Molecule: c-di-AMP riboswitch aptamer (ydaO/yuaA leader)
Organism: Syntrophomonas sp.
RNA sequence: AUACAUCAUACGCCGAGUUCUAUCGCCAGGUAGGAACGGGGGACCCAUUGUCUUUUCGGGGUGAAUCCAAUUAAUAUAUAUUGGUAGGGCUGCCCUUUUGGCCCGAACCCGUCAGCUAACCUCGUAGGCGUUAAGAGGGAAGAA
Repeated sequence: AUACAUCAUACGCCGAGUUCUAUCGCCAGGUAGGAACGGGGGACCCAUUGUCUUUUCGGGGUGAAUCCAAUUAAUAUAUAUUGGUAGGGCUGCCCUUUUGGCCCGAACCCGUCAGCUAACCUCGUAGGCGUUAAGAGGGAAGAA
């Protein structure tokens, strides 16, 4: 000097997943109440709507995370892999926008059942990480 790892503090990112008061606790955190953010169920109207049967070829929800093709594998399918893609995120003062660059394009849940939906009912407040290129418009802060 460089690289990697661990710990603490600060800053920042994805995401709804934050915050305040009181109290217990060495801390971490717990308990109670409030605010804030997010999700689900749930009328009229609307949508659907001839009748009957069938309705595992089920159906539905959170989420950006849908869809297509190819390859391998035993005859085939599933799985797996690769490439692309609807869509989504970051690029350090903030917002919008443009260009360039770097990424994601998963996972889980309900349990035969749910369109929209006021009142109302109900649930969650996790988890995981480390970017710093530039132009334009507007704004904030600071300096002279």